[in-house]
């Protein structure tokens, strides 16, 4: 310089174009004498950015910009 994966909630990942979810963690409740373990409820999203398709985009184009691998 070239090629390929990826970018969604505090971390980790899901989510055939058709209301954006799960575990863990936070904050509350129950349970205990107390803690932990457990069960239970809320809260938390500009889906890197912009631009096209579409009735409608996390999801398809295309352009940046960022992590990683790879050839050189």
């Nucleotide at each position: 310089g070239c090629c390929a994966a990826c970018g969604u909630a505090g971390c980790u990942c899901a989510a055939u174009g058709g209301u954006a979810g799960a575990g863990c963690a936070c904050u509350c409740c129950c349970u205990u004498c107390g803690u932990a373990a457990g069960g239970g409820a809320u809260a938390g999203g500009u889906u890197c950015u912009g631009a096209g398709u579409u009735c409608a985009a996390g999801u398809c184009u295309c352009a940046g910009c960022g992590u990683u691998g790879g050839c050189u």
This is a predicted structure of a 72-nucleotide RNA (transfer RNA) from Patescibacteria group bacterium UBA1400. NCBI's taxonomy places the organism under Bacteria, Bacteria candidate phyla. Its Rfam family is "tRNA". Rfam links the family to the GO term triplet codon-amino acid adaptor activity. Its mean pLDDT, the model's own confidence on a scale to 100, is 80.